[in-house]
RNA sequence: GCUGAAGUAGCUCAGUUGGGAGAGUGUUAGAGUGAAGACCUAGAGGUCCCUGGUUCAAUCCCAGGCUUCGGCA
Numbered sequence: 001g002c003u004g005a006a007g008u009a010g011c012u013c014a015g016u017u018g019g020g021a022g023a024g025u026g027u028u029a030g031a032g033u034g035a036a037g038a039c040c041u042a043g044a045g046g047u048c049c050c051u052g053g054u055u056c057a058a059u060c061c062c063a064g065g066c067u068u069c070g071g072c073a
Base pairs, nucleotide, nucleotide: 001072002071003070004069005068006067007066010025011024012023013022019056027043028042029041030040049065050064051063052062053061
């Protein structure tokens, strides 16, 4: 330089041929225990990478950009 993929909760990730943002784990509180762990219950935690466009409506579609990873040279 060319090319492909990825970016969503603290971490690992799902998500939908456009309309409710989620799981596991972690964390907080409770319950339980002699005290803990495990199990159980409840809660908090999000600019869905950024900008613009299309649309009544965008995490999702389109364009550009940024970052990371892989392949080729």
Molecule: transfer RNA
Organism: Chelonia mydas